[in-house]
C1' cells in the first nucleotide's frame, strides 16, 4: 500500500388468520420473506464519500454428474472434484427522461434435496455443516 500469502472473526428470512377435511404452519383465501458481488439517471452529503435490483450480469449452498475407493457386482456406503451441460428460477405495464427490466406509480412472477398423518420458499433434518463474499491482523513477499 492492499497486488500476494498466512491467520483469524464474520457470513439467511419468512405461516399470522380463516376454509375444506379423519387428518393440512403441505390445498384454497387472505398474510409474510429476499444470500454475496457488479450495475445506478435516485437518495444523503459543502466535498470526499456512502447507500440503494428476489425476477439486469455474475456466484453461493443443496440435487445430479464425474472419478477414486470399499464391494462378487451396483441403483448401496466413502472420500474427492466447479475450466461438469444438467434440475433451476422468477417483470411486465404506464410515467419521466437523451438515457431507466435499476427511478416513481400500478399489477404481476420465482423460490434445491430427504421427511410429514395432505401436495411445504416459511414446519422438521442434513445443517453446532459448507459457502458466494466481507472485514480485521500480520508479513521475511510488492
Nucleotide at each position: 500500500c492492499c497486488c500476494c500469502g498466512u491467520u483469524c472473526u464474520c457470513a439467511g428470512g419468512g405461516c399470522g388468520g380463516g376454509g375444506u377435511g379423519g387428518a393440512a404452519a403441505u390445498c384454497c383465501c387472505c398474510a409474510c420473506c429476499g444470500g454475496c458481488g457488479g450495475u445506478a439517471a435516485g437518495c444523503a452529503g459543502a466535498a470526499a464519500u456512502g447507500c440503494a435490483a428476489g425476477c439486469c450480469c455474475g456466484c453461493g449452498a443443496g440435487c445430479g454428474c464425474c472419478u477414486u475407493c470399499g464391494c462378487a457386482a451396483a441403483c448401496c456406503g466413502a472420500a474427492g472434484g466447479g475450466u461438469c451441460a444438467g434440475c433451476a428460477g422468477a417483470u411486465c405495464u404506464g410515467g419521466u427522461g437523451c438515457a431507466a427490466u435499476u427511478c416513481c406509480a400500478g399489477a404481476g412472477c420465482c423460490g434445491a434435496c430427504g421427511g410429514u398423518g395432505a401436495c411445504a420458499g416459511u414446519c422438521c433434518g442434513g445443517a453446532u455443516g459448507g459457502a458466494a463474499g466481507a472485514g480485521a491482523a500480520u508479513g521475511u513477499g510488492c
Model confidence (mean pLDDT): 79 of 100. The RNA shown here (FMN riboswitch aptamer (RFN element)) has 142 nucleotides and comes from Paracoccus alcaliphilus. Of the family's consensus pairs, 100% are formed in the model. The source organism's lineage runs through Bacteria, Pseudomonadati, Rhodobacterales, Paracoccaceae and Paracoccus.